[in-house]
Molecule: transfer RNA
Organism: Pseudomonadota bacterium
RNA sequence: GCGCCGGUAGCUCAGCGGAUAGAGCAUUGGUCUACGAAACCAAUGGUCGUGGGUUCGAUUCCCUCUCGGCGCGCCA
Numbered sequence: 001g002c003g004c005c006g007g008u009a010g011c012u013c014a015g016c017g018g019a020u021a022g023a024g025c026a027u028u029g030g031u032c033u034a035c036g037a038a039a040c041c042a043a044u045g046g047u048c049g050u051g052g053g054u055u056c057g058a059u060u061c062c063c064u065c066u067c068g069g070c071g072c073g074c075c076a
Stems, first nucleotide, its partner, number of pairs: 001072007010025004018056001027043005049065001051063003
C1' cells in the first nucleotide's frame, strides 16, 4: 500500500430502511433476611466512531476520514 471484518449503554452483544434503539451482566433503590449472599421487583444509563450523501424516513444503503483486528504484498 491492497483486501476483508468490526466500532451501538460502564462491559459483552442484538438490531440490517419505518414504533419512544433493546437484552444479559454491572450499578442504584426496594422486597426478603438476625445481618449478608442468593432470589424477585423497579430505576438509572445511548451525539448508534467522525463528517457528508441518498431517501418522505438511515443504527441499517453509498462516500470520506478515524480507531481496532485478520490476511496479502512492496522496499532494504